[in-house]
Context: one part of a larger RNA
RNA sequence: UGACGGGGGCCCGCACAAGCGGUGGAGCAUGUGGCUUAAUUCGAUGCAACGCGAAGAACCUUACCGGGGUUUGACAUGCCCGUCGUACUCUAUCGAAAGACUGAGGUCAGUUCGGCUGGACGGUGCACAGGUGCUGCAUGGCUGUCGUCAGCUCGUGCCGUGAGGUGUUGGGUUAAGUCCCGCAACGAGCGCAACCCUUGUGGUUAGUUGCUAGUUCCAAGGAAACGCGGAGCGCACUCUAACCAGACUGCCUGUGACAAGCAGGAGGAAGGUGGGGAUGACGUCAAGUCAGUGUGGUCCUUACACCCCGGGCUGCACACGUGCUACAAUGGACGGUACAGAGGGAUGCAAAGCCGCGAGGUGGAGCAAAUCCAAAAAGCCGUCCUCAGUUCGGAUCGUAGUCUGCAACUCGACUACGUGAAGCCGGAAUCGCUAGUAAAGGCGUAUCAGCUACGACGCCUUGAAUACGUUCCCGGGCCUUGUACA
Numbered sequence: 001u002g003a004c005g006g007g008g009g010c011c012c013g014c015a016c017a018a019g020c021g022g023u024g025g026a027g028c029a030u031g032u033g034g035c036u037u038a039a040u041u042c043g044a045u046g047c048a049a050c051g052c053g054a055a056g057a058a059c060c061u062u063a064c065c066g067g068g069g070u071u072u073g074a075c076a077u078g079c080c081c082g083u084c085g086u087a088c089u090c091u092a093u094c095g096a097a098a099g100a101c102u103g104a105g106g107u108c109a110g111u112u113c114g115g116c117u118g119g120a121c122g123g124u125g126c127a128c129a130g131g132u133g134c135u136g137c138a139u140g141g142c143u144g145u146c147g148u149c150a151g152c153u154c155g156u157g158c159c160g161u162g163a164g165g166u167g168u169u170g171g172g173u174u175a176a177g178u179c180c181c182g183c184a185a186c187g188a189g190c191g192c193a194a195c196c197c198u199u200g201u202g203g204u205u206a207g208u209u210g211c212u213a214g215u216u217c218c219a220a221g222g223a224a225a226c227g228c229g230g231a232g233c234g235c236a237c238u239c240u241a242a243c244c245a246g247a248c249u250g251c252c253u254g255u256g257a258c259a260a261g262c263a264g265g266a267g268g269a270a271g272g273u274g275g276g277g278a279u280g281a282c283g284u285c286a287a288g289u290c291a292g293u294g295u296g297g298u299c300c301u302u303a304c305a306c307c308c309c310g311g312g313c314u315g316c317a318c319a320c321g322u323g324c325u326a327c328a329a330u331g332g333a334c335g336g337u338a339c340a341g342a343g344g345g346a347u348g349c350a351a352a353g354c355c356g357c358g359a360g361g362u363g364g365a366g367c368a369a370a371u372c373c374a375a376a377a378a379g380c381c382g383u384c385c386u387c388a389g390u391u392c393g394g395a396u397c398g399u400a401g402u403c404u405g406c407a408a409c410u411c412g413a414c415u416a417c418g419u420g421a422a423g424c425c426g427g428a429a430u431c432g433c434u435a436g437u438a439a440a441g442g443c444g445u446a447u448c449a450g451c452u453a454c455g456a457c458g459c460c461u462u463g464a465a466u467a468c469g470u471u472c473c474c475g476g477g478c479c480u481u482g483u484a485c486a
Stems, first nucleotide, its partner, number of pairs: 001486002003483003007480007015470002019433005026325008034316002042053002064311007073128001077127003080123005088105003093100002108118003130300002133298003139294001141289003144285001146283001151190006157166003170181003196277004201245007210235002214233005221226001248271001251265005327426001331385007344373002348367002353362003392423001397418007439462007
């Protein structure tokens, strides 16, 4: 100087407490361990591995296993030789395919008419290719974590023999080393904050594909008044998207050291960082990744390389993590009816109509989309069920189908009928959340032929309860103290 203490002081954080909902019990999904296996490819392993790499394992992917094949190689460059009918397309035979081999079509461009140049193909040999082989403890790059915690340092000066200290400590204050005051310090840098994006208010500009108040025309219906609906004028309103304004403790009162600030108030759409995001200091963990890619070293070179078919990654006495669905009446079923946002669409999204109980089929209007696809669910209204392993719950299994795809046996999703398991709110323990949050409800997208998505990332709808407080648990910051630790 640090680190540590079941030392002290001060202070934070969904850390506890106060609340709400879960997990731990059940079934299923998914990941992992283990076991098994010819193989069950590899990596990730306390927090910070375990719905993680994987935003898509039937083949492919694929790295694994079995079998069949290739050896200058699936891919690159150069040298040598040959062919030129360039390339390429079709095809007989063997074969599971890869591959081996046969026939036919096609007949490149330039040209000094020489295979001469370009280009292509084939062959043999050589240089070489190739390796998801090893080492993340040789590395780059990227990432996680402490932690969006408030810290980490430097120059000069001063103090100390020196390590080092001071500054950065102290008194206040803040979300903050934020600011003020003081002080042998005076300044500065990386962090904090602000600048960026988004959301909340208003204004200006603009008005199609958006909007429809007003107005004109047509007009079902009505005795009329009125007017469902359609078309135009119109840009008021909503909205869209560009610019601007707005919030700064600016104003008032109190408090405080007359400071920084704090408390209350006014005005305001918004008030003291308005809400959310992006943004991650010096460093720590020889943290993670040689399998995303780059790369040193090392190893393989008729194989540890390459191609193909089939299998495996989906195996199942078991254990754990993360989820989904439930155990019901604040519910289930049936009928009627209302209201979103964001995002996607050309080998694409697909309407009406028709067929089918349905998955879906047919059909093809419209749409490179503020135009078309296009319909939210909980909610609300009505009826049934009346507390039961049930009209709860839906696992499992049987049968019949639909769709994608060369192909659904291993091993896809979905539909219909039948079947109806466990489960009556879950031990010890444990997790999330402080407001448009939790909880609940649906919708969309990426990946993708299809999909094991209940995952991930977003979007809106409905919309709470509680916080006395900081004694205790966990993590962290500053000061101080002890230490036989570095």